[in-house]
Context: one part of a larger RNA
RNA sequence: UCCGGCGAGUUAUAGUGACUGGCAAGCUUAAGCUAUUCAGUAGCGGAGGCGUAGGGAAACCGAGUGUUAAUAGCGCGUAUGAAGUCAGUUGCCAUAGACCUGAAACCGGGUGACCUAUCCAUGAGCAGGUUGAAGUUACCGUAAAAGGUAAUGGAGGACCGAACGCACGUUCGUUGCAAUGACCGGCGAUGACUUGUGGAUAGCGGAGAAAUUCCAAUCGAACUCGGAGAUAGCUGGUUCUCCCCGAAAUAGCUUUAGGGCUAGCGUUACAUUAGAUUACCGGAGGUAGAGCACUGAAUUGGCUAGGGGGCGAUGAGCUUACUGAACCUUAUCAAACUUCGAAUGCCGGAUAAUUGAUGUGUAGCAGUCAGACAGUGUGAGAUAAGUUUCAUUGUCAAAAGGGAAACAGCCCAGACCCACAGCUAAGGUCCCAAAUAUAUGCUAAGUGGAAAACGAUGUGAAUUUGCGAAAACAACCAGGAUGUUGGCUUAGAGGCAGCCACUCAUUAAAAGAGUGCGUAAUAGCUCACUGGUCGAGUGGAUUUGCGCGGAAAAUUCAACGGGGCUAAGCAUAUAACCGAAGCUUGGGAUGCAGUAAUGCAUGGUAGGGGAGCGUAGUGUACGGGGUGAAGCAUGAGCGGAAGCACGUGUGGACUGUACGGUAGUGAGAAUGCCGGA
Numbered sequence: 001u002c003c004g005g006c007g008a009g010u011u012a013u014a015g016u017g018a019c020u021g022g023c024a025a026g027c028u029u030a031a032g033c034u035a036u037u038c039a040g041u042a043g044c045g046g047a048g049g050c051g052u053a054g055g056g057a058a059a060c061c062g063a064g065u066g067u068u069a070a071u072a073g074c075g076c077g078u079a080u081g082a083a084g085u086c087a088g089u090u091g092c093c094a095u096a097g098a099c100c101u102g103a104a105a106c107c108g109g110g111u112g113a114c115c116u117a118u119c120c121a122u123g124a125g126c127a128g129g130u131u132g133a134a135g136u137u138a139c140c141g142u143a144a145a146a147g148g149u150a151a152u153g154g155a156g157g158a159c160c161g162a163a164c165g166c167a168c169g170u171u172c173g174u175u176g177c178a179a180u181g182a183c184c185g186g187c188g189a190u191g192a193c194u195u196g197u198g199g200a201u202a203g204c205g206g207a208g209a210a211a212u213u214c215c216a217a218u219c220g221a222a223c224u225c226g227g228a229g230a231u232a233g234c235u236g237g238u239u240c241u242c243c244c245c246g247a248a249a250u251a252g253c254u255u256u257a258g259g260g261c262u263a264g265c266g267u268u269a270c271a272u273u274a275g276a277u278u279a280c281c282g283g284a285g286g287u288a289g290a291g292c293a294c295u296g297a298a299u300u301g302g303c304u305a306g307g308g309g310g311c312g313a314u315g316a317g318c319u320u321a322c323u324g325a326a327c328c329u330u331a332u333c334a335a336a337c338u339u340c341g342a343a344u345g346c347c348g349g350a351u352a353a354u355u356g357a358u359g360u361g362u363a364g365c366a367g368u369c370a371g372a373c374a375g376u377g378u379g380a381g382a383u384a385a386g387u388u389u390c391a392u393u394g395u396c397a398a399a400a401g402g403g404a405a406a407c408a409g410c411c412c413a414g415a416c417c418c419a420c421a422g423c424u425a426a427g428g429u430c431c432c433a434a435a436u437a438u439a440u441g442c443u444a445a446g447u448g449g450a451a452a453a454c455g456a457u458g459u460g461a462a463u464u465u466g467c468g469a470a471a472a473c474a475a476c477c478a479g480g481a482u483g484u485u486g487g488c489u490u491a492g493a494g495g496c497a498g499c500c501a502c503u504c505a506u507u508a509a510a511a512g513a514g515u516g517c518g519u520a521a522u523a524g525c526u527c528a529c530u531g532g533u534c535g536a537g538u539g540g541a542u543u544u545g546c547g548c549g550g551a552a553a554a555u556u557c558a559a560c561g562g563g564g565c566u567a568a569g570c571a572u573a574u575a576a577c578c579g580a581a582g583c584u585u586g587g588g589a590u591g592c593a594g595u596a597a598u599g600c601a602u603g604g605u606a607g608g609g610g611a612g613c614g615u616a617g618u619g620u621a622c623g624g625g626g627u628g629a630a631g632c633a634u635g636a637g638c639g640g641a642a643g644c645a646c647g648u649g650u651g652g653a654c655u656g657u658a659c660g661g662u663a664g665u666g667a668g669a670a671u672g673c674c675g676g677a
Stems, first nucleotide, its partner, number of pairs: 001677006011096003015092009026050003032044005054061002064076004099237002102234001106227006117201009126191001128160003131156001135152006164188003168185002171182002203219001205215003212221001240612006250263005264368002266365007275355005280349004289340001290338002295334003301328002306323002308320004371396007379388002401412003416588004421584003427578003430563003436575007448565001454549002458546010475533005481506003486500003512527001516525002589602005613666001615663002618660007631650005637644002
């Protein structure tokens, strides 16, 4: 991992609904007793229970009663007429282990110190080598001592190092030789040493040179049995089929937030007769927008009270290139501003149209309380997030199909079944790959097929405005002068460092007291301006279409799905076609409505409801079987499914059908259990 078997809503007693049955203003027995074929039945048993009357705390009264002083008022009843009760089956609920599996833990009784910790008793062990304390002896020394030297001596939690004990390091091992080992090194090795045997201490405890360390591979409280099926708002699992309907991820409360309760939304039964949308009419409202009349913010100019400064004596007063409320004027802003003010949405209503059971009530049963993304309107955040909080709509959730290359939440569209029939939607029509052409333009960037501010004689369209056959624009030829080197400044300043000037005047076709380059300053080159040559357009601006640059990322083209495309790109228009489980056509199934003809419906998670299949006992009836039962194997059968026949082979003794009735009744999952491969 696979295969086989086993494996989870049960039972009892109350309650409350539905259905079926009995009896019915009544229904019903319980314990117990009797009879008996001793096994369940039959009979007896009315004690009690529910109902037929309520009100009151009660006494009590009673179609009334309670309150009260009350005959009042008020509350609850009566009256609108009136069904219960006992069983069975079943839904749910309560109490019990209560669908199954699963804790860590808690408590009680025992078993453990053959491991290990400490202690007690009694034994045992420590090769060899080294060092050489005290003491002692001799000599020297001293008054005597002290002291010195040499010997002797053999101390030590002394030294080196085996056994023995330990475990500091690397490596190997790491389904090991081993649930802690091996090799090589390492430390202690006469001691707080090591070790044998026997004994002591026990879990709310012991022991501990102390580490939450040890107490039998188990230790922040051992193991074992029991309470015990502890509890688990948590995780996992929960077994046949088909049909009908079909949610929620919200509100309030919650030691509540991944749990619950009530409401909301689903379903079933019964009752009832409304409901929804649009048009129309009538309402409430303060959003978008707008505005500045209020509240605030903010702006220009004016006028001015007041304040500051100055003068004055510290006064009166005067004054001011300061400031400046209010007021007038210019021009703005606001979720917590409004003199105004929509569209939608909301509420109510007669009528009409559309829809066609969608509404409401009562009762049974739920599930849901983590939502996701997208569009729109806000808040939070950074006008960040596949972010977060709301509102509203859609889709997913619980929805398959077609498109978007692939892609829950986007676009189209809602799958009852069958068909090698047709038409369409979104999206497409060169090839992959079903289906295409035409017309008029644009783009030259592979733009298309990622991106901004900003930049640019890219190019198309439109508008506007200069100049131009009295010759423009560009190019070429020629001129571009004089007073004058304007004045000032300055070393110099001559058109051209800087400053000044209503910046003049002359000659002229025209020529600035000068547009740049240049010089130390001049010079020189040019421009404006003018003439000529030439001969038709040439400048500026605005709006707009499509393009260009801006443009750097990590394995490899990698920002059309690919090939490839100059259209097979973009815009506009026309006519075709393809394209889905949509619609239509033909056939079929089921449900609902209907007398019928016929019409409509049939995606679906949680969940509600309905109808069936199959398994094992059993009752009644009827069968089958050695001329071959069950089981097994096989085959092209039948049925809407679960499933059910039949033939053949095998097998060798049981077994089926109909109608009931009872359950240890259906397996793929539970890191399920047991067995096998």

Annotation: The part of an RNA shown here (large-subunit ribosomal RNA, domain II) has 677 nucleotides and comes from Firmicutes bacterium HGW-Firmicutes-16. Lineage of the source: Bacteria > Bacillati > Bacillota. Its Rfam family is "Bacterial large subunit ribosomal RNA". Rfam links the family to the GO terms ribosome and structural constituent of ribosome.